[in-house]
Molecule: Bacterial small signal recognition particle RNA
Organism: Dehalococcoidia bacterium
RNA sequence: AGCCGGGCCCUGCGCGGCGGCGCCUCGUGAACCCCGUCAGGUCCGGAAGGAAGCAGCGGUAAGCGGAAUGCGUCGUGCGCCGCAGACAAGCCUGGUUCGA
Numbered sequence: 001a002g003c004c005g006g007g008c009c010c011u012g013c014g015c016g017g018c019g020g021c022g023c024c025u026c027g028u029g030a031a032c033c034c035c036g037u038c039a040g041g042u043c044c045g046g047a048a049g050g051a052a053g054c055a056g057c058g059g060u061a062a063g064c065g066g067a068a069u070g071c072g073u074c075g076u077g078c079g080c081c082g083c084a085g086a087c088a089a090g091c092c093u094g095g096u097u098c099g100a
Stems, first nucleotide, its partner, number of pairs: 001097008010085005015079002017076007025066004034059004042051003
């Protein structure tokens, strides 16, 4: 000095981490304009019974709030974990050939 390879650097894909959102889950949640059950009382009836139905209780919708895990999705100079491409220029490094 040449050739080949590897690493750092750049890009893409994949995988993982981190963050957001959704589903699942729990709680809360409608005086009445949700559902059910409807004490008391009211209404219809001669009676038997029936009807509507406030409070209360239970459930739930929209909404609000919360924990872990899992799944889905979006994002991410986090990993440099895997693969590939680009570069063949810059730095480092290994092998080999030639020369001084």